RNAcentral holds the sequence, with entries from MGnify. The RNA shown here (Glycine riboswitch aptamer) has 97 nucleotides and comes from a mouse gut metagenome. Its Rfam family is "Glycine riboswitch aptamer". Rfam links the family to the GO term glycine biosynthetic process. The coordinates come from a structure-prediction model, not an experiment, and the mean pLDDT is 75. Of the family's consensus pairs, 89% are formed in the model.
């Protein structure tokens, strides 16, 4: 990537149509297909201290602690999608090729 096996939540809600598969409206809820969002830490910079120098400035060193910027996972979040009888779908897992 494919096949198999396993696999949870959450109104078969309510009104109006109707070809009972569904549309239109309301009002609750789920979180495990997809998407967004961030912790630690890592990076860069800012700062700050020391030391040199008559001194400023440049220089070197040093980051305990501060600020900013990027970057940064999930079952955690958020509910855009997508879900809420069964059936289909299903995140992780196991087997087999």
């Nucleotide at each position: 990537u494919u096949c198999c096996g396993a696999g949870a939540g959450a109104g078969a809600c309510c009104c109006g149509g109707u070809g009972u598969a569904u549309c239109g409206g309301g009002c609750g809820c789920c979180g495990a297909a997809g998407a967004g969002g961030c912790a630690a830490g890592c990076u860069u910079u800012u700062a700050u201290g020391u030391g040199u120098u008559g001194g400023u400035g440049g220089c070197a060193c040093a980051u305990c602690a501060g600020g900013a910027a990027g970057u940064g996972a999930a079952a955690c979040u958020u509910u855009c999608a997508g879900g809420c009888a069964a059936a289909a779908g299903g995140a992780c897992c196991g087997g087999a090729a």